[in-house]
Context: one part of a larger RNA
Molecule: large-subunit ribosomal RNA, domain II
Organism: Hominifimenecus sp. rT4P-3
RNA sequence: UCCGGCGAGUUAUUUUUACUGGCAAGGUUAAGUUCUUAAGGAAUGGAGCCGAAGGGAAACCAAGUCUGAAUAGGGCGCAAGUCAGUGGAAAUAGACCCGAAACCGGGUGAUCUAUCCAUGUCCAGGUUGAAGCGGGAGUAAAAUCCUGUGGAGGACCGAACCCACAUCCGUUGAAAAGGGUGGGGAUGAGGUGUGGAUAGGGGAGAAAUUCCAAUCGAACCCGGAGAUAGCUGGUUCUCCUCGAAAUAGCUUUAGGGCUAGCCUCGAUUAAGUCUGCUGGAGGUAGAGCACUGAAUUUCCGCGGGGGCGUCAAAGCUUACCAAAGAAUAUCAAACUCCGAAUGCCAGGCAGAUGCUGAUCGGGAGUCAGACUGCACGAGAUAAGUUGGGUAGUCAAAAGGGAAAGAGCCCAGACCACCGGCUAAGGUCCCAAAGUACGUGUUAAGUGGAAAAGGAUGUGGGGUUUCGAAAACAGCUAGGAUGUUGGCUCAGAAGCAGCCAUACAUUAAAAGAGUGCGUAAUAGCUCACUAGUCGAGAGGCCCUGCGCCGAAAAUGUCCGGGGCUAAAACACGUCACCGAAGCCAUGGAAUCUAAAUAGAUUGGUAGAGGAGCAUUCUUAAAUUGGUGAAGCAGUACCGGAAGGAGCUGUGGAGAGUUAAGAAGAGAGAAUGCCGGA
Numbered sequence: 001u002c003c004g005g006c007g008a009g010u011u012a013u014u015u016u017u018a019c020u021g022g023c024a025a026g027g028u029u030a031a032g033u034u035c036u037u038a039a040g041g042a043a044u045g046g047a048g049c050c051g052a053a054g055g056g057a058a059a060c061c062a063a064g065u066c067u068g069a070a071u072a073g074g075g076c077g078c079a080a081g082u083c084a085g086u087g088g089a090a091a092u093a094g095a096c097c098c099g100a101a102a103c104c105g106g107g108u109g110a111u112c113u114a115u116c117c118a119u120g121u122c123c124a125g126g127u128u129g130a131a132g133c134g135g136g137a138g139u140a141a142a143a144u145c146c147u148g149u150g151g152a153g154g155a156c157c158g159a160a161c162c163c164a165c166a167u168c169c170g171u172u173g174a175a176a177a178g179g180g181u182g183g184g185g186a187u188g189a190g191g192u193g194u195g196g197a198u199a200g201g202g203g204a205g206a207a208a209u210u211c212c213a214a215u216c217g218a219a220c221c222c223g224g225a226g227a228u229a230g231c232u233g234g235u236u237c238u239c240c241u242c243g244a245a246a247u248a249g250c251u252u253u254a255g256g257g258c259u260a261g262c263c264u265c266g267a268u269u270a271a272g273u274c275u276g277c278u279g280g281a282g283g284u285a286g287a288g289c290a291c292u293g294a295a296u297u298u299c300c301g302c303g304g305g306g307g308c309g310u311c312a313a314a315g316c317u318u319a320c321c322a323a324a325g326a327a328u329a330u331c332a333a334a335c336u337c338c339g340a341a342u343g344c345c346a347g348g349c350a351g352a353u354g355c356u357g358a359u360c361g362g363g364a365g366u367c368a369g370a371c372u373g374c375a376c377g378a379g380a381u382a383a384g385u386u387g388g389g390u391a392g393u394c395a396a397a398a399g400g401g402a403a404a405g406a407g408c409c410c411a412g413a414c415c416a417c418c419g420g421c422u423a424a425g426g427u428c429c430c431a432a433a434g435u436a437c438g439u440g441u442u443a444a445g446u447g448g449a450a451a452a453g454g455a456u457g458u459g460g461g462g463u464u465u466c467g468a469a470a471a472c473a474g475c476u477a478g479g480a481u482g483u484u485g486g487c488u489c490a491g492a493a494g495c496a497g498c499c500a501u502a503c504a505u506u507a508a509a510a511g512a513g514u515g516c517g518u519a520a521u522a523g524c525u526c527a528c529u530a531g532u533c534g535a536g537a538g539g540c541c542c543u544g545c546g547c548c549g550a551a552a553a554u555g556u557c558c559g560g561g562g563c564u565a566a567a568a569c570a571c572g573u574c575a576c577c578g579a580a581g582c583c584a585u586g587g588a589a590u591c592u593a594a595a596u597a598g599a600u601u602g603g604u605a606g607a608g609g610a611g612c613a614u615u616c617u618u619a620a621a622u623u624g625g626u627g628a629a630g631c632a633g634u635a636c637c638g639g640a641a642g643g644a645g646c647u648g649u650g651g652a653g654a655g656u657u658a659a660g661a662a663g664a665g666a667g668a669a670u671g672c673c674g675g676a
């Protein structure tokens, strides 16, 4: 891992509710007793219980009563029950099953280990050489020194023995702590044998939460015990009808509960929803500045500051600050002189829908929601973020599209069908259907990712200036004089700077000068003019599609191939494809005012209904050695669970019908037992 078997809402009592049955203003017995049986059972037993009257705190009154001054109003009453059975639910019990860590009681343990007591035993060999003592030196005597003897020490080196410091190996080991090589102690607070002592709310501890039999922040065994588990996991056949919630309030409450909301079943009622119309309440979007505040400029100037004024004062004054006011132009969720659209409430009429509403009663589940669009708060106008509002989808929804995708777009799957029409989305090939048609755009593979910003890309529209009295561009020629304007300056002559430049003259035209240039001049050029040429040229604004800006990590921003008068983009037209949508044909079930009819039938939690199968009991009729059950095979029947027939095997019981009772259905529980 697989296979087989076992494996989870039970039982008792009470209450409540629905249905069925008996009796009914009544209903009913309990214990006990008697009879009887294989087990059951029958009779008796009226104690007791429920009901038949309620109201009030009570006295009390009574189909009424209480409140009250009330003959008012209001509250509670005035209606058939009861005893069983069956189904649902609750309470009390282990109460659907398995699962703690723990707590308590009584015992068993110190053959491991910790400490202690008693009594034994062990420590090769080598080294050092304390005290004391002898002798000698020395001293007044000592001290002291030398030498010998002696044999002390938690002394030294190092085996046995004990330990466990380093490292390697071992890690389903040879071993549930070992092995190798080194290491430490090795006469001591030493090692060790035997016997004994201390016990769990405890003992022991050279002290580590360390040890107390491979178990220690409280041993082990049995019991209370099926402890408790708001937690996790599991919970077994089928079909049909309906079908949620992830919210509010409260909660030592937040992953739990209770009540309400939303679902279902029954009964009773007779409403409900949408659209149109009418009438309302309101202060949002917008707007505004009349209030409350914020904020800008100017004028005016209460007051303050500075200066003058003889200290003080009056007074005068001001390129300072500045209240209130005036003008101007702004801002606001907690501003409003104003003010929608929607939405909400109500009314009656009309239309639509066709049981959707309400009340009472039985049963629930739900209280972690997710994303998307819209208007908002928080955040950084970040998040696949977070919080409510509103709508949709998912959750509990399959099908088609978006390459692939819970929440996006289309669309809601009763069943069958080798029929048809469409939706979203598509129609060159992969790949069903247009290499369709018409008019434009794009040259960037833009399409097929991105901003501020940048640019004679290109299309469309508008406006304006010049132009056959010749524009724009090119070429030829002129571009002068007063004058080197005045000032300044070393110089300043159109061209460093300042002033003037709507000075003047000659002129077709020529600025007291548009640039380059010189130290300053000079020189080149422009504006302006003429000629040549001969038809459009220049500026600005709006807009379509493109360009640059553009660097990332497995392999390229169309699913791919590939696409350029497209297979891209925009507008338009006609076809076609395309789903479990709709239609057609056949069938099933449910509901409806019974219909030759119509409608409905996705579904998690959950409510309701109808069935299949297993074991046993009762009754009846069957069946079996001319072969029961079981097992194996099989093309049959039924809407499902399922049920037959036949053949083989097998060798003794078995099913059917009608009822009843349950140890009554397994794939999951790191399930239990057995096997492979």
Base pairs, nucleotide, nucleotide: 001676002675003674004673005672006671011093012092013091014090015089016088017087018086019085020084021083022082023081026050027049028048032044033043034042035041054061055060064076065075066074067073096234097233099231103224104223105222106221107220108219114198115197116196117195118194119193120192121191122190123188125157126156127155128153132149133148134147135146136145137144161185162184163183165182166181167180168179169178200216202212203211204210209218237611238610239609240608241607242606247260248259249258250257251256261366262365263363264362265361266360267359268358269357272353273352274351275350276349277347278346279345280344286338287336288335292332293331294330297327298326299325303321304320305318306317307316308315369394370393371392372391373390374389376387377386378385399410400409401408414587415586416585419583420582421581425577426576427575428561429560430559434574436573437572438571439570440569441568447563453548454547457545458544459543460542461541462540463539464538465537466536474532475531476530477529478528480505481504482503485499486498487497511526515524516523588601589600590599591598592597612665614662615661616660617659618658619657620656622654623653630649631648632647633646634645636643637642